[in-house]
RNA sequence: CCAAUCAAAGCCACACCCGUCGCGAGGCGGGGUCGGAAAGCUACGGGUCUUCAGGAGAUCGCCGAGCUGCCAUGA
Numbered sequence: 001c002c003a004a005u006c007a008a009a010g011c012c013a014c015a016c017c018c019g020u021c022g023c024g025a026g027g028c029g030g031g032g033u034c035g036g037a038a039a040g041c042u043a044c045g046g047g048u049c050u051u052c053a054g055g056a057g058a059u060c061g062c063c064g065a066g067c068u069g070c071c072a073u074g075a
Stems, first nucleotide, its partner, number of pairs: 002074002005072001011036002016031006034061001040067003044064003047059005
């Protein structure tokens, strides 16, 4: 540098609960641990959802795409 796959020391954290912000979808913090090898980042395409219906907004743990990246093994 490349490849593929099983795993998880360390990492993240669904549902749910508490606090807080938001009209809301939801966000953030704490607990939690269903799961995750990109469940890291980017709303770029599609999907879904919200709305005071204005266009704006939410979701990357829905799928795809782009960028970046840890461990083990092999060449």
Molecule: c-di-GMP-I-GGC riboswitch aptamer
Organism: Hydrogenophilales bacterium